A computed fold for a 72-nucleotide RNA from archaeon CG06_land_8_20_14_3_00_37_11, annotated as transfer RNA. RNAcentral records the identical sequence in 3 taxa. Model confidence (mean pLDDT): 83 of 100. The sequence is in RNAcentral, with records from ENA. Rfam family: tRNA.
RNA sequence: GGGCUGAUAGCUUAGUGGUAGAGCGCCACGUUUGCACCGUGGAGGUCAAGGGUUCAAUCCCCUUUCAGUCCA
Numbered sequence: 001g002g003g004c005u006g007a008u009a010g011c012u013u014a015g016u017g018g019u020a021g022a023g024c025g026c027c028a029c030g031u032u033u034g035c036a037c038c039g040u041g042g043a044g045g046u047c048a049a050g051g052g053u054u055c056a057a058u059c060c061c062c063u064u065u066c067a068g069u070c071c072a
Base pairs, nucleotide, nucleotide: 001071002070003069004068005067006066007065010024011023012022013021018055026042027041028040029039030038048064049063050062051061052060
């Protein structure tokens, strides 16, 4: 320098054009003498950045940044 894959909650990740979800973690309550486990509820997301297409974009297209991998 070129090819490919990826970037979504604190972490691991789902989501192939129509309201962004789950598990773990965190907080509150219940339970317990207390803690843990368990149950119920809650908070937490500029969907890497910019632009384009579209009535509508996490999703499609272009550029950039970062990470991984392969080739040279």